[in-house]
Context: one part of a larger RNA
RNA sequence: UGACGGGGCCCCGCACAAGCAGUGGAUUAUGUGGUUUAAUUCGAUGCUACGCGAAAAACCUUACCAGGGCUUGACAUGGAGAUGACAGCUGUAGAGAUACAGUCUUCCCUUCGGGGACAUCUCACACAGGUGGUGCAUGGUUGUCGUCAGCUCGUGUCGUGAGAUGUUGGGUUAAGUCCCGCAACGAGCGCAACCCUUGUUGUUAGUUGCUACGCGAGAGCACUCUAGCGAGACUGCCGUUGACAAAACGGAGGAAGGUGGGGACGACGUCAAAUCAUCAUGCCCUUUAUGUCCUGGGCUACACACGUAAUACAAUGGCGUUUAACAGAGGGAAGCGAUACCGCGAGGUGGAGCAAAUCCCUAAAAAGCGUCUCAGUUCAGAUUGUAGGCUGCAACCCGCCUGCAUGAAGUCGGAAUUGCUAGUAAUCGCGGAUCAGCAUGCCGCGGUGAAUACGUUCCCGGGGC
Numbered sequence: 001u002g003a004c005g006g007g008g009c010c011c012c013g014c015a016c017a018a019g020c021a022g023u024g025g026a027u028u029a030u031g032u033g034g035u036u037u038a039a040u041u042c043g044a045u046g047c048u049a050c051g052c053g054a055a056a057a058a059c060c061u062u063a064c065c066a067g068g069g070c071u072u073g074a075c076a077u078g079g080a081g082a083u084g085a086c087a088g089c090u091g092u093a094g095a096g097a098u099a100c101a102g103u104c105u106u107c108c109c110u111u112c113g114g115g116g117a118c119a120u121c122u123c124a125c126a127c128a129g130g131u132g133g134u135g136c137a138u139g140g141u142u143g144u145c146g147u148c149a150g151c152u153c154g155u156g157u158c159g160u161g162a163g164a165u166g167u168u169g170g171g172u173u174a175a176g177u178c179c180c181g182c183a184a185c186g187a188g189c190g191c192a193a194c195c196c197u198u199g200u201u202g203u204u205a206g207u208u209g210c211u212a213c214g215c216g217a218g219a220g221c222a223c224u225c226u227a228g229c230g231a232g233a234c235u236g237c238c239g240u241u242g243a244c245a246a247a248a249c250g251g252a253g254g255a256a257g258g259u260g261g262g263g264a265c266g267a268c269g270u271c272a273a274a275u276c277a278u279c280a281u282g283c284c285c286u287u288u289a290u291g292u293c294c295u296g297g298g299c300u301a302c303a304c305a306c307g308u309a310a311u312a313c314a315a316u317g318g319c320g321u322u323u324a325a326c327a328g329a330g331g332g333a334a335g336c337g338a339u340a341c342c343g344c345g346a347g348g349u350g351g352a353g354c355a356a357a358u359c360c361c362u363a364a365a366a367a368g369c370g371u372c373u374c375a376g377u378u379c380a381g382a383u384u385g386u387a388g389g390c391u392g393c394a395a396c397c398c399g400c401c402u403g404c405a406u407g408a409a410g411u412c413g414g415a416a417u418u419g420c421u422a423g424u425a426a427u428c429g430c431g432g433a434u435c436a437g438c439a440u441g442c443c444g445c446g447g448u449g450a451a452u453a454c455g456u457u458c459c460c461g462g463g464g465c
Base pairs, nucleotide, nucleotide: 008465009464010463011462012461013460015456016455019420020419021418022417023416026311027310028309029308030307031306032305033304034302035301042053043052064297065296066295067294068293069292070291073127077126078125079123080122081121082120083119084118088103089102090101091100092099093098106117107116108115109114129286130285132284133283134282138280139279140275141274142273143271145269150189151188152187153186154185155184156165157164158163169180170179171178195263196262197261198260200231201230202229203228204227205226206225209221210220211219234257237251238250239249240248241247313413317372318371319370320369321368322367330361331360332359335354336353340349341348342347379410384405385404386403387402388401389400390399426448427447428446429445430444431443432442
């Protein structure tokens, strides 16, 4: 000077408290540990690993295993030689990689001697290759403390010096935010603001949007909306308190009031934190293999343990019916696919329209009425059988969906533990990325819409003296 203390004081945070809904019990999904395996590829491991890398493991992916092949190589550059092809198509053998045969087959210049380009094959060597090792050799990127309010510097002063001061103190703030004081005076990185979005309004522009409507045409741009430019909020005004300050409290006006709500944005640093498997890269290792091609298998195993979720255990409910009403945000060309017809249904036939404010996905769901009357049930839906549909060379290992049948555990969950302070929790559906197919995950969107906060003694984390 720091760090630490079951030392003191002050302050903050869904940290506790007050509440609401959960997890921990059941079944399933998914990740991990463990075990097993020829292989179950690798990484991530307290908070800060475990629906994580993976925004899609049937083949591919794929890095793993078994078997079959290749060795200048699947890929790059360079030398020499040969050919005019290579590719494609067909046939044979094979699990395929591959091998053989057939068919088809280049361009430019030219003095027709040839030269050049391109491609394939052969030879030799430099080399290629490595998801092999080291994240404790590294770059880059990221997590975390933490959106916490801190971390420093120049000059001056003090101290023999390490250092101190400034940055402490009195108030105040979300904030080292601001005011006052002070041997300090200034400054930088952070805070805040500038950026995006949402809430109000003016104006400009009206097509594909909107309008009186049963529909169309025509007309119009008031309204809704779209998207550009402005306005608007600043403790600006009033009162009280305060130290005549900063500011706090109350009020007015206002769509909005004291950072209006949300986002992006993450200081100096910490954890030899994570990543050599995104990529890049030093060194080491490998070179008929730790490289590379292919077929099949595996990553999907299963006594068990843990995490994260989905669905339930029912009457604020299940089922049937009325097929009635009301969103937002997205996506669409090897795509989205209307009306219509067929099928109980998944789906099929067909193809209008649409590169989309025009057409399509698109139907929102939670609502009203009837029934069930507290049961392992008209709850719940696992599991299994069977018949089908779709994608795709191919659904056995190992996909998703539908009909019929089957109808397991489960009656609200021990110790313990999580999230959330408002359009939030809870609940309801919708869309997208990935994607041939596959979503209970992830990222978004809107509908309905609460309870509680006395307070800071205590638990946890953080800041200051």